A computed fold for a 161-nucleotide RNA from uncultured Butyribacter sp., annotated as Lysine riboswitch aptamer. The RNAcentral record of the sequence draws on MGnify. Of the family's consensus pairs, 100% are formed in the model. Lineage of the source: Bacteria > Clostridia > Lachnospirales > Lachnospiraceae > Butyribacter. The coordinates come from a structure-prediction model, not an experiment, and the mean pLDDT is 79.
[in-house]
RNA sequence: GAUAGAGGUCGCACUUUUCAUAAGUAGCAUGCUGGAUGUCGCAGGGACAAAAGAAGGCAUGGGAAAGGGAACAGUGCCGAAGAGAAUGACAUCCUGUAUUGGAAUUCUCUGGGCAUGGCAUGAAUAAUGUCAUGACUGUCAUCAUUGGAUGGAGCGCUAUC
Numbered sequence: 001g002a003u004a005g006a007g008g009u010c011g012c013a014c015u016u017u018u019c020a021u022a023a024g025u026a027g028c029a030u031g032c033u034g035g036a037u038g039u040c041g042c043a044g045g046g047a048c049a050a051a052a053g054a055a056g057g058c059a060u061g062g063g064a065a066a067g068g069g070a071a072c073a074g075u076g077c078c079g080a081a082g083a084g085a086a087u088g089a090c091a092u093c094c095u096g097u098a099u100u101g102g103a104a105u106u107c108u109c110u111g112g113g114c115a116u117g118g119c120a121u122g123a124a125u126a127a128u129g130u131c132a133u134g135a136c137u138g139u140c141a142u143c144a145u146u147g148g149a150u151g152g153a154g155c156g157c158u159a160u161c
Stems, first nucleotide, its partner, number of pairs: 001161005008078001011077005017071003028061006037049004041097005081110007090101002111137002114134008139152005
C1' cells in the first nucleotide's frame, strides 16, 4: 500500500406497504350575524375577489394531507452515519428584502448504543438533534495477575498478501 473483517440482539442509513396520530384540525359548501376590506411572507407596483356583501364570529354538513412515529419486508453498509460552520445557486406575478427548504463543495467534531436532565424542533407527554452527567460495551496501550485498574481515539483495530 492492497484485500477481507469485527464492535451491536434496538449497530447505521435508505425504500415500499400497512397502521395509529396529526384531526373531527385545515381548506370547502350552506345558513345566520357582521358591514369594508381581503389574498399573493414584508414594502413598492401589479393582479384577483368584494354592498349581487370583504374580514371576523356562530351553527350545520361532509371532511383531508405533509412532516414525524410503529410493524413487516427489502436494499446498501461498519465514518456505517450524524452534527456544526462557510460558500454561491434554486424556489414566490415584477423589483428589493426576510424566513424556510432540499441538493452540492470545503473545513471541524463524534468509537458505539442506553439512561437521566437542560435547550431547540415538533400538534404531541411520540420522536429527533445537541450539550452535560452516569454506568455499560468493543478496541488498543500501560500496569497488575485470578480474572481487574488507568488512559487514548475510528486517518483507529484485527487477519492475509